Source information: The prediction has a mean pLDDT of 76. Predicted 3D model of a 94-nucleotide RNA (Glycine riboswitch aptamer) from an Acidimicrobiia bacterium. The source organism's lineage runs through Bacteria, Bacillati, Actinomycetota and Acidimicrobiia. Rfam family: Glycine riboswitch aptamer. Its family is annotated with glycine biosynthetic process in the Gene Ontology. The sequence was found by an Rfam model in a public genome assembly.

């Protein structure tokens, strides 16, 4: 200088939904309604390739970010959280 795993702290949103099974307050299955901040997908400007030829052109293809967007996954009382991100520590490398 920069900083992975890991540790501590902070950290939002949305039905304590209905039915059934099981059993012992939890899990599973089905149905409807919601959330975006695990993860995952999408794509702008721009760049390149290709075609074309003097117009600064063109259908297509590739790369291309997010807290945007999708809602597959995950989640929707408390508790809890494989909760982005932030702070501190941490060790690795030069």
């Nucleotide at each position: 200088c920069a900083u992975a795993a890991c540790u501590c702290u902070g950290g939002a949103g949305a039905g304590a939904g209905c039915c059934g099974a099981u059993c012992g307050u939890g899990u599973c299955g089905g149905c409807c309604a919601c959330c975006g901040a695990a993860g995952g997908g999408g794509a702008a400007a721009g760049a390149g390739a290709c075609c074309a030829c003097c117009a600064u052109g063109g259908a297509u293809c590739u790369c291309g970010a997010a807290u945007c967007u999708c809602u597959c996954a995950g989640g929707u009382a408390c508790c809890a959280g494989u909760g982005a991100c932030a702070g501190a520590g941490g060790g690795g490398g030069c």